This is a predicted structure of a 74-nucleotide RNA (transfer RNA) from a bacterium.

RNA sequence: GGGCGAUUAGCUCAGCUGGCUAGAGCGCCUCAUUGACGUUGAGGAGGUCAGGGGUUCAACUCCCUUAUCGCCCA
Numbered sequence: 001g002g003g004c005g006a007u008u009a010g011c012u013c014a015g016c017u018g019g020c021u022a023g024a025g026c027g028c029c030u031c032a033u034u035g036a037c038g039u040u041g042a043g044g045a046g047g048u049c050a051g052g053g054g055u056u057c058a059a060c061u062c063c064c065u066u067a068u069c070g071c072c073c074a
Stems, first nucleotide, its partner, number of pairs: 001073007010026004019057001028044005050066005
């Protein structure tokens, strides 16, 4: 230098055949239970879907570009 993949909640990841209000597990907070902790049950908070631009009535999803990380080729 060229090619491919990844980037979504604090962490690990789903969602990508464009469409309803963006989800799961773990973690966190509150309440109940306990002498207390834990477990269990109930409820809750938390997201510019890596940044920017474009296409579209509509974009996490398609296109372009930038950044970071990983792999391959030279």

Its Rfam family is "tRNA". Rfam's curators write: Transfer RNA (tRNA) molecules are approximately 80 nucleotides in length. For this family Rfam cites "The tertiary structure of tRNA and the development of the genetic code" (Hou, Trends Biochem Sci, 1993). It is annotated as a transfer RNA.
Its mean pLDDT, the model's own confidence on a scale to 100, is 81.
The sequence was found in a public genome assembly.